[in-house]
Context: one part of a larger RNA
RNA sequence: GAACGAACGCUGGCGGCAGGCCUAACACAUGCAAGUCGAACGAGAAGCCGCCCUUCGCGGUGCUGGGCAGCGGCGGACGGGUGAGUAACGCGUGGGAAUAUGCCUUUUGGUGGGGGACAACAGUUGGAAACGACUGCUAAUACCGCAUAAGCCCUUCGGGGGAAAGAUUUAUCGCCAAAAGAUUAGCCCGCGUAAGAUUAGAUAGUUGGUAAGGUAACGGCUUACCAAGUCUACGAUCUUUAGCUGGUCUGAGAGGAUGAUCAGCCACACUGGAACUGAGACACGGUCCAGACUCCUACGGGAGGCAGCAGUGGGGAAUAUUGCGCAAUGGAGGAAACUCUGACGCAGCCAUGCCGCGUGAGUGAAGAAGGCCUUAGGGUUGUAAAGCUCUUUCAAUAGUGAAGAUGAUGACGGUAACUAUAGAAGAAGCUCCGGCUAACUUCGUGCCAGCAGCCGCGGUAAUACGAAGGGAGCAAGCGUUGUUC
Repeated sequence: GAACGAACGCUGGCGGCAGGCCUAACACAUGCAAGUCGAACGAGAAGCCGCCCUUCGCGGUGCUGGGCAGCGGCGGACGGGUGAGUAACGCGUGGGAAUAUGCCUUUUGGUGGGGGACAACAGUUGGAAACGACUGCUAAUACCGCAUAAGCCCUUCGGGGGAAAGAUUUAUCGCCAAAAGAUUAGCCCGCGUAAGAUUAGAUAGUUGGUAAGGUAACGGCUUACCAAGUCUACGAUCUUUAGCUGGUCUGAGAGGAUGAUCAGCCACACUGGAACUGAGACACGGUCCAGACUCCUACGGGAGGCAGCAGUGGGGAAUAUUGCGCAAUGGAGGAAACUCUGACGCAGCCAUGCCGCGUGAGUGAAGAAGGCCUUAGGGUUGUAAAGCUCUUUCAAUAGUGAAGAUGAUGACGGUAACUAUAGAAGAAGCUCCGGCUAACUUCGUGCCAGCAGCCGCGGUAAUACGAAGGGAGCAAGCGUUGUUC
């Protein structure tokens, strides 16, 4: 000098665009953050419109209607958060073969005929609750056989095995099998990717083989047997630290430092472990077990997980609203209408940063008054002020009023912008002035009080302390502290 997710002190007019718990991966009240489909299915409440009975009532019945639940499908593996762990094929880069892939695209061939249940519901019943138990009834695109098999799988090449689901507004949407593509994901390898030798030896599924199992898939991935290997001074093992990268900061570069925001990958979801379902998870707002903590309890037993968005306590030098909207973009479901979406779009707070603008312009010497200095003549503040002549950016008030939306639909928002009105009116501070380093005098103080980045100032004439006048620099900021180059 530059930079910052900064903080602190003094000060503070406006706008645009960004950014905003770096500390306790500490604990969390409350609300919301993942649902959707009646065009798969049974059931059918309230209400509306009729009719009947009528004791005038929550009566009965038909049409319509479609709530809360249930079964079923798809989605809850995306999106959002955090960086604890991890020195590793985790990441980066370049290759590879032994794989899977819902939805999507293309192609081919099918979609025949049956069966038995379980919820919901009704009844009984346990429990304080959470939640159950028993009996009975029922539908399906739920479940299970049978048939069929172009292609598919297995094969000793003889043969063997395995599928489907319908819905409706009749035009579509589905369903099954197979092939190809696309996408996504899993796996392997070369190279690169911290510090410490005051860590020198480490390793028994360890290293390799055979066989088997397992996986979507290769493989000690697992098991049995056999062999005794494997890594290491080109640093194994151990310890400490750390998410990695594109990038960011600095620097002429080489390099050094760093990994906030944005983007890619990884890991995690109270702590530890486990699997289930599924195309995909060993699953943040799923399940089970154990633990710590908090809450409820009728003491028998139960409930919970903000490192989602807000918000609270705590920690801290320090970091925001329990806001509006699905109008846009994107996502899930749906044929669609649409529903959901704290993703997202916006608004609120904060000079946290960057950028822009303003706080007036011209004229004005009796060089006014006042202040300060003085050699007492004067000098300086200083064209500065006043006065005179103008202007109205921004802000204010009033009116008009968008784009963002291909037909409808605008949270932002009566916002941006435009027009009009009045009036210099509402808008300047901070640090420094011994040298480095731009800027000097007086008074006070008297090695005191104090200053200080370094050198150093202060002990009675201090341009270095404190104040005043004056000056220098930057400016809605200016200084200080911290960190990096």

Predicted 3D model of a 485-nucleotide part of an RNA (small-subunit ribosomal RNA, 5' domain) from an uncultured prokaryote. The prediction has a mean pLDDT of 87.